A computed fold for a 103-nucleotide RNA from a Gammaproteobacteria bacterium, annotated as TPP riboswitch aptamer (THI element). The source organism's lineage runs through Bacteria, Pseudomonadati, Pseudomonadota and Gammaproteobacteria. The coordinates come from a structure-prediction model, not an experiment, and the mean pLDDT is 77. It was read from a public genome assembly, where an Rfam model found it.

[in-house]
Parts: sequence; structure tokens; C1' cells
RNA sequence: ACGGCGAAGCGGGGGUGCCCCGGCCCGCGCGGUUGGGGCUGAGAGACACCCUUGGAACCUGACCCGGGUAAUGCCGGCGGAGGGAAGCUUCAGGUCCAUCUGA
Repeated sequence: ACGGCGAAGCGGGGGUGCCCCGGCCCGCGCGGUUGGGGCUGAGAGACACCCUUGGAACCUGACCCGGGUAAUGCCGGCGGAGGGAAGCUUCAGGUCCAUCUGA
């Protein structure tokens, strides 16, 4: 300099929204529950998925702001803002060049 900045296990943390149709229930609503379908997404209840301090998983601000959508945290902003899981163990860790030291 190129490449790479990882893998596995254990422990720990996290989210689950929007719309349509059917059944059932009620205090009859933008309601609850259950089954099916659609949207975004890694994941929308999965012995799954994601994240684990080198932390943008996720939460707060937030009933926030702008755009868009059938609708929604759908996208962007806010924002490297604040908070956030004790992390542990094992494995892997290449190639080339230059310089220095020793034989």
C1' cells in the first nucleotide's frame, strides 16, 4: 500500500405498525378478539429476526416538521441529539513494498 476490519458459542437487549374482508363479543366505536389477504421492513408473535458498549438494534423528544400514500414512524429531517443491553469465551487475522536490528 492492497485487502480486511470478521466467524461461532454462551449470556443479555429490542420491536411487532398501517389498510381491506369474514366470524364472534361488547359499553356499538377510528372498539375488542380471531381467521384470511394487502403495504413497508431483517423482522409486523416468530423455538424467528435484529442488536450487544468499537453500541443508528431499539427507546425518548413526538399527538414534532417536510414530502408522499389507500393507510401507516412509508420516506426524509430532527440526528452522531439524549438514553440504550455487565458482556464473556473460542477461532480466524492474508499478500506485497520500504526501513531498522541480528545471523